[in-house]
RNA sequence: GGGCCCGUAGCUUAGUUUGGCUGGAGCAUCCGGCUGAUAACCGGAAGGUCGCCGGUUCAAAUCCGGCCGGGCCCA
Numbered sequence: 001g002g003g004c005c006c007g008u009a010g011c012u013u014a015g016u017u018u019g020g021c022u023g024g025a026g027c028a029u030c031c032g033g034c035u036g037a038u039a040a041c042c043g044g045a046a047g048g049u050c051g052c053c054g055g056u057u058c059a060a061a062u063c064c065g066g067c068c069g070g071g072c073c074c075a
Base pairs, nucleotide, nucleotide: 001074002073003072004071005070006069007068010027011026012025013024020058029045030044031043032042033041051067052066053065054064055063
């Protein structure tokens, strides 16, 4: 330098292929219940510029282009 893949909550990730209600889950955090108390367990809450910018569209995490970061392969 070229090709391919990945980037979504603090962490691990589903959803992307086929655009369509408010983008969910587990763990962690916080609150409450339970307990003599802690853990476990039960209930609830908060937490997301969906890597960035632009484009297409009535509508974009999803499609297209560029860029940034990471990984693999080739040179």